Annotation:
This is a predicted structure of a 278-nucleotide part of an RNA (large-subunit ribosomal RNA, domain VI) from a Nitrospirota bacterium. The coordinates come from a structure-prediction model, not an experiment, and the mean pLDDT is 87. The full RNA is in RNAcentral, with records from ENA. Lineage of the source: Bacteria > Pseudomonadati > Nitrospirota.

Context: one part of a larger RNA
RNA sequence: CGCAGGAGACUUGAGGGGAGCUGUCCUCAGUACGAGAGGACCGGGAUGGACAGACCUCUGAUGUUCCGGUUGUCAUGCCAAUGGCAAUGCCGGGUAGUUAUGUCUGGAAGGGAUAACGGCUGAAGGCAUCUAAGCUGGAAGCCCACCCCAAGAUAAGGUCUCCCCCCUGAACCGUUACUGGUUCAGGGCUGAAGGUCUGUGGUAGACUACCACUUUGAUAGGCUGGAUGUGUAAGUGCAGUAAUGCACUGAGCUAACCAGUACUAAUAGACCGUGUGA
Numbered sequence: 001c002g003c004a005g006g007a008g009a010c011u012u013g014a015g016g017g018g019a020g021c022u023g024u025c026c027u028c029a030g031u032a033c034g035a036g037a038g039g040a041c042c043g044g045g046a047u048g049g050a051c052a053g054a055c056c057u058c059u060g061a062u063g064u065u066c067c068g069g070u071u072g073u074c075a076u077g078c079c080a081a082u083g084g085c086a087a088u089g090c091c092g093g094g095u096a097g098u099u100a101u102g103u104c105u106g107g108a109a110g111g112g113a114u115a116a117c118g119g120c121u122g123a124a125g126g127c128a129u130c131u132a133a134g135c136u137g138g139a140a141g142c143c144c145a146c147c148c149c150a151a152g153a154u155a156a157g158g159u160c161u162c163c164c165c166c167c168u169g170a171a172c173c174g175u176u177a178c179u180g181g182u183u184c185a186g187g188g189c190u191g192a193a194g195g196u197c198u199g200u201g202g203u204a205g206a207c208u209a210c211c212a213c214u215u216u217g218a219u220a221g222g223c224u225g226g227a228u229g230u231g232u233a234a235g236u237g238c239a240g241u242a243a244u245g246c247a248c249u250g251a252g253c254u255a256a257c258c259a260g261u262a263c264u265a266a267u268a269g270a271c272c273g274u275g276u277g278a
Base pairs, nucleotide, nucleotide: 001152005163006162007161008160009159010158011157015149016148017147018146021049022048023047024046025045026044027043033038051106052105053104054103055102059100060099061098062097066093067092068091069090070089071086072085073084074083075082076081110144111143112142117137118136119135120134164277165188166187167186168185169184170183171182172181173180189275194272195271196270197269199213200212201211202210219265220264221263222261223260224259225258226257229253230252235248236247237246238245239244
């Protein structure tokens, strides 16, 4: 820009893409078959491999925004307690998120038309013949079925809902007439439904887009509570010459997590989009 008014939702599916794999074990059954050695079809069940998708409950990884330990040095006047720097100084753990080596799921089943091939009926050609007419069975393959995209599918689809005016003049049409309709021109008023910008953000993201919210509000921050993690804070008292230990104390602190709560910020506003549709 188009989809002959505009808009918001929900869809159909022409067409396109993806997937399509396979082992072993048990049973049938040591059966059929075979002199024996050996050893099935068909059907049913179980469990793997590789591959693919999704996810983070578990197992782990990461987690320089959380907690703790510790060395050197500097600073806060000193003690104590803290902070800075040293690759996050080094080290032990670890929430959310991300993630695989972790977890779950998938290939199936089924229908249709067929290939090679197997058949029925059957002439030409009194027989025979799966074929010439006709009919039937038959593949991991084909078309469906399963998953994803999809109306620029220009043949541009469908459903539901929402939104949108008056005056004057002229011409034409209809009418017995009042008057109505269509088109054009001019003027006035209006700016809908809805959308965008701006704003708070995100499980969305390079930007854009997408999604949530914008006071009729839990969108983010803060605060409160909880969860989780770390592992018994500071201070005081006691014991010990002291290092240190014990008690208050599973203490103190606690990121991205879960809730609640308008305290802060989403204020105010601007713009696009018109007036019933060739």